Notes: The RNA shown here (small-subunit ribosomal RNA) has 1480 nucleotides and comes from an uncultured bacterium. RNAcentral holds the sequence, with entries from Greengenes. Model confidence (mean pLDDT): 83 of 100.
[in-house]
RNA sequence: AGAGUUUGAUCCUGGCUCAGGACGAACGCUGGCAGCGUGCUUAACACAUGCAAGUCGAACGGGAUUUAGCGAUAGCUUGCUAUUGCGAAGAUCUAGUGGCGGACGGGUGAGUAACGCGUGAGCAAUCUACCUUAUGGUGGGGGAUAACCCAGGGAAACCUGUGCUAAUACCGCAUAACAUAUUUAGGAGGCAUCUUCUGAAUAUCAAAGAUUUAUUGCCAUAAGAUGAGCUCGCGUCUGAUUAGCUAGUUGGUGAGGUAACGGCCCACCAAGGCGACGAUCAGUAGCCGGACUGAGAGGUUGAACGGCCACAUUGGGACUGAGACACGGCCCAGACUCCUACGGGAGGCAGCAGUGGGGAAUAUUGCGCAAUGGGGGAAACCCUGACGCAGCAACGCCGCGUGAAGGAUGAAGGUUUUCGGAUUGUAAACUUCUUUGACGAGGGACGAACAAAAUGACGGUACCUCGAGAACAAGCCACGGCUAACUACGUGCCAGCAGCCGCGGUAAUACGUAGGUGGCAAGCGUUGUCCGGAUUUACUGGGUGUAAAGGGCGAGUAGGCGGGACAUCAAGUCUGAUGUGAAAACUAGAGGCUUAACUUCUAGACUGCAUUGGAAACUGAGGUUCUUGAGUGAUGGAGAGGCAGGCGGAAUUCCUAGUGUAGCGGUGAAAUGCGUAGAUAUUAGGAGGAACACCAGUGGCGAAGGCGGCCUGCUGGACAUUAACUGACGCUGAGGCGCGAAAGCGUGGGGAGCAAACAGGAUUAGAUACCCUGGUAGUCCACGCUGUAAACGAUGGAUACUAGGUGUGGGGGGUACUGACCCCUUCCGUGCCGGAGUUAACACAAUAAGUAUCCCACCUGGGGAGUACGAUCGCAAGAUUGAAACUCAAAGGAAUUGACGGGGGCCCGCACAAGCAGUGGAGUAUGUGGUUUAAUUCGAAGCAACGCGAAGAACCUUACCAGGGCUUGACAUCUAAGGGAUCUUGCAGAGAUGCGAGAGUGCCUUUCGGGGAACCUUAAGACAGGUGGUGCAUGGUUGUCGUCAGCUCGUGUCGUGAGAUGUUGGGUUAAGUCCCGCAACGAGCGCAACCCCUAUUGUUAGUUGAUACGCAAGAUCACUCUAGCGAGACUGCCGUUGACAAAACGGAGGAAGGUGGGGACGACGUCAAAUCAUCAUGCCCCUUAUGUCCUGGGCUACACACGUACUACAAUGGUGGUCAUACAGAGGGAAGCAAUACGGUGACGAGGAGCAAAUCCCUAAAAGCCAUCUCAGUUCAGAUCGCAGGCUGCAACUCGCCUGCGUGAAGUCGGAAUUGCUAGUAAUCGCGGAUCAGCAUGCCGCGGUGAAUACGUUCCCGGGCCUUGUACACACCGCCCGUCACACCAUGAGAGUCGGGAACACCCGAAGUCCGUAGUCUAACCGCAAGGAGGGCGCGGCCGAAGGUGGGUUCGAUAAUUAGGGUGAAGUCGUAACAAGGUA
Repeated sequence: AGAGUUUGAUCCUGGCUCAGGACGAACGCUGGCAGCGUGCUUAACACAUGCAAGUCGAACGGGAUUUAGCGAUAGCUUGCUAUUGCGAAGAUCUAGUGGCGGACGGGUGAGUAACGCGUGAGCAAUCUACCUUAUGGUGGGGGAUAACCCAGGGAAACCUGUGCUAAUACCGCAUAACAUAUUUAGGAGGCAUCUUCUGAAUAUCAAAGAUUUAUUGCCAUAAGAUGAGCUCGCGUCUGAUUAGCUAGUUGGUGAGGUAACGGCCCACCAAGGCGACGAUCAGUAGCCGGACUGAGAGGUUGAACGGCCACAUUGGGACUGAGACACGGCCCAGACUCCUACGGGAGGCAGCAGUGGGGAAUAUUGCGCAAUGGGGGAAACCCUGACGCAGCAACGCCGCGUGAAGGAUGAAGGUUUUCGGAUUGUAAACUUCUUUGACGAGGGACGAACAAAAUGACGGUACCUCGAGAACAAGCCACGGCUAACUACGUGCCAGCAGCCGCGGUAAUACGUAGGUGGCAAGCGUUGUCCGGAUUUACUGGGUGUAAAGGGCGAGUAGGCGGGACAUCAAGUCUGAUGUGAAAACUAGAGGCUUAACUUCUAGACUGCAUUGGAAACUGAGGUUCUUGAGUGAUGGAGAGGCAGGCGGAAUUCCUAGUGUAGCGGUGAAAUGCGUAGAUAUUAGGAGGAACACCAGUGGCGAAGGCGGCCUGCUGGACAUUAACUGACGCUGAGGCGCGAAAGCGUGGGGAGCAAACAGGAUUAGAUACCCUGGUAGUCCACGCUGUAAACGAUGGAUACUAGGUGUGGGGGGUACUGACCCCUUCCGUGCCGGAGUUAACACAAUAAGUAUCCCACCUGGGGAGUACGAUCGCAAGAUUGAAACUCAAAGGAAUUGACGGGGGCCCGCACAAGCAGUGGAGUAUGUGGUUUAAUUCGAAGCAACGCGAAGAACCUUACCAGGGCUUGACAUCUAAGGGAUCUUGCAGAGAUGCGAGAGUGCCUUUCGGGGAACCUUAAGACAGGUGGUGCAUGGUUGUCGUCAGCUCGUGUCGUGAGAUGUUGGGUUAAGUCCCGCAACGAGCGCAACCCCUAUUGUUAGUUGAUACGCAAGAUCACUCUAGCGAGACUGCCGUUGACAAAACGGAGGAAGGUGGGGACGACGUCAAAUCAUCAUGCCCCUUAUGUCCUGGGCUACACACGUACUACAAUGGUGGUCAUACAGAGGGAAGCAAUACGGUGACGAGGAGCAAAUCCCUAAAAGCCAUCUCAGUUCAGAUCGCAGGCUGCAACUCGCCUGCGUGAAGUCGGAAUUGCUAGUAAUCGCGGAUCAGCAUGCCGCGGUGAAUACGUUCCCGGGCCUUGUACACACCGCCCGUCACACCAUGAGAGUCGGGAACACCCGAAGUCCGUAGUCUAACCGCAAGGAGGGCGCGGCCGAAGGUGGGUUCGAUAAUUAGGGUGAAGUCGUAACAAGGUA
């Protein structure tokens, strides 16, 4: 620091996802040790049990225990033992009174949006026990009371009564100021009330002792320290779909209350206070130092440690006290739990352990007060679940180990393999060595200070030494890309994986397993959360023409921003100093644990706040001044600017009348409609409404919407010139206000034309549309409402600056004697082109989307959705504001290359047209589909399957079916044994096959023993075999577009890039053929040519061919012919056209003329085109069968449908004759072609001359010519059938071909539709060959005869080039929309139902403070007494929690039904959009 993902590819916008770090974590697999930390995030849920706050006998009375000592009794050893009584100065313990402490320490985060917290100030408005310092004092009295005894009640908790008693408990009195209060004199200060100092007067208030010889308490005052209280500035989450809130509310006066200020409380008075700088309401939340992350700015967070706050079962309340409205105190109310004798009582783990519960999840009912700290005490000491330690947990961080060195036959095993090997891998074994940790044994701390001793939970721990032995110690995840790491097998869109993209449908590096590899390591992965990456909320640091995004427009409020000069102030700003910013944390440098984590010290930092001193440029404030911004005045002209009134002509329609007659109208074509009751057309007159042709113009005006005949009136704005006036008066503008097309709504008019709805006619599969005929709202006017539009320049407003060119509208100036034009210049408006610059590109470009400043509005992935709910507005329609759940990994912009278009242009082709002959109808042949069958083997499927593979199925072929056989096999190689090849033949059987018989001993070599090659049989296994599957795993071959003219590359140039250019353009060609032009220049594969045949000719050669001659022999190669080599044709020549080109047209010559005719030859590629059944081949499958052999059958079936052919329908014909005197070419021939002559009506037979062929044979060519028939189902046609024969073959039944005689079907030229052909072509005629025993109407060739037509490119089909649009790229056989049906999901509405929250009104009113009261009781003081003062209880009052009632409000859950939405391989109906998408 980035990466993946939208596309065929590209750039951009934009979301989603990943790599990093962190955690109080959890889960899965695994787990050796040590150190330091951390450990209920959920139920502030409920809690059994134990402990967590006591202490002081040196405050007090009492009690208990004990003893010195003094007796008594007993035993006797005569001074001892045992028992018992009294008992002091003692000693120890202690329930109670009293003191101090239980307000600290410890826990939790429910509540709280608050002066709660943070920070900085203030208190002249305050308190402070214990502690420190200072001054002074501590005199003298009194009355009670617990404990205790006795009595009583109660189950208990506990309570009551009589009586006794003490104090550092309680109460008076005395004393008293440097205290407090009041008054007062003087001085000083401040902040309004006031404060302070020095005096004076008056009033008021204290005390306690204890132990002991030294202290310690007590009281008053002052000061300090510490702690606390209160006030203020600033900061502190979200929501406006919460906009108004507030009655003690805001302020004042007075009284009360408090430690203290204060509506803190009360009485009265006033009517204030808060709020768009967000009050109120709702939701959420303890705050901070810090922690995590980040480059930082920020974002998130508030576990542990530290500071503050709040709370202690829920709510309320006070008491005591220095301090509480009190976690382990009290009272009351509620809920819950427990005890109970039913009358009453007890309790509060959010202290430490622990239990249940909840939960994904969080520990021991441990040891010790040794240390640190706290409480009490004079102290010893006691208490301390604070704390110090230990236990459990890989929960985290940090450290260590699981061995080290050598060791190649590269062992075995595993995996893989092309079988050679490779890999695991120096890894192991093996040799040598070491011992950290764990284990055993011995020694053994620091922490312990004060103050000599004593004192250690941890702990026999850390640490040290010794011992044994490599011994006891490695897993987890990943391996398609991102992202380091690959193979095999299994599986077969299944099982599964997945963070995103995406893998899996039989060869998965993506699933599962194994081997290997990579990463981390006592851990490794997963999940969750936060930050980062994300500049994806943009302060740093984004945008808004088309990607999301400029408000429809204006004037203007608050606010924000603002021209020149001068001086002043100092709020912002800058700078110095001071205080503070706790400690810990962080950073740096040092130190201590063996290191590290951890920890200690020092320094920095803590970017902040406050106070104070200074500076004065900029902003600001108030002041003076200026004119250029802005405005006013004056003078002019332009304009569909607005409003109101009036006037006008053309046209449509209607009415009346005339003329006139059969149609009009409308369309792609029609029909509906109108018309003989007289239309349309035409003439004249009239009525009425609406709109204003030409002028008219990217011309004008207006803020926008918008404004168009003419005239008049009223009225707004802009512009130019001038420079008289004001003197910054300006710009923008949240809310609010106004204007605002069309449609729509209300009321009242009006209504000619047009025209939603509606009706009819067409079209159509349908047509609720497009087209036609009608037609109502509406369109028009007046007054209201609505408030929206692609309200668009998809571009907010203002100001300034930044090259030009060229139009146009309005005005001014210059030049000229004047005028018009021209020219130059200037201001305002409105267009086009274009440079820099900008932009993702397109494009924008002085009218900016450039460069800057100011203000406003708006955006943050697509869908859901501009929807729901709520609110506001509206008569309604609806508008404004405006979510979420859920769902997807995209949605989108611009440009590129293709493809496509019922887009455009140019061009070509038997593509159409012009012609000729056909097919489609008949019969037959043949192939296919379908059906049938035991089987009808398989393949081919639009063109480009269908007389195709098949150049020939009776058996064979043959792959199919039935039956019968074989199992190393019909065929190949290897091993072993035996034989000898081989030939003839019998029997059984359908045959395969089985059982026999006979003949025969081979070839090469030899040292004569033998060896070798080929062959046969047998045996075992390796293997053979497969026309079994996959042409979507393949090679090869082939078809097709298409013999169409295209397809590319290198370098250069342009573009961010995909790409473009070249290859486009102007001509031309059959052609990307050639020429010219050009940021291109060249090149390659294609085209053409080179090759073959053919047409002319020269030459050479020539037998089997030919012939001037000839009977022949012979001769010759001139001719015909044969086959070699040449020549010839190149737009070469002439003319015209063209651009001086390429080329085209015409002509000459020539056998042939513009490629002479034909063939072979098929670019880059497309169709997952065809073929695994020609062949080859991967993988899969079968192996007594899917292999192989045999017999028979089938491939030949037959209601039917299609393709391709043949033969016909006849006279351009049939038949007969001419038949050996019409005339070919190209082929074939030895298991062959076969002549002459013979037999047969004939097929053919018998026979066999000649020929391995320019020699012989097939071989006869046929159409031709002559005669006859005379238009008919015929003297046409020949199917079908019968009989008799021939040939091939082992065999013609299924199932061959031919002959003769007889029979004589359909068919009289073929519907829609459709095919071939442009010249030696079509048409027509016969001949040959391959295959082949036999079988052709098929196929491949050959020659004979031999036409017609082409104006032309509008249209159909196919193709090429350029251009255009695109939402297509699997590329139009594309994409894609909506209803309906089904399944699932979330949401809205819903008669209602249920539950929660916050308030409010009223009722009731506990505890308790405060106030009142004399019903009752009463020790201290007063009083001689009576009594009083004071107090308690009781009673009453104000307030007051919980509770009750009530109607609203708000949130949530749920509901019959209902609405739309989303998602879902193959459902239905249409085809709305994307091309002119077929009606833009």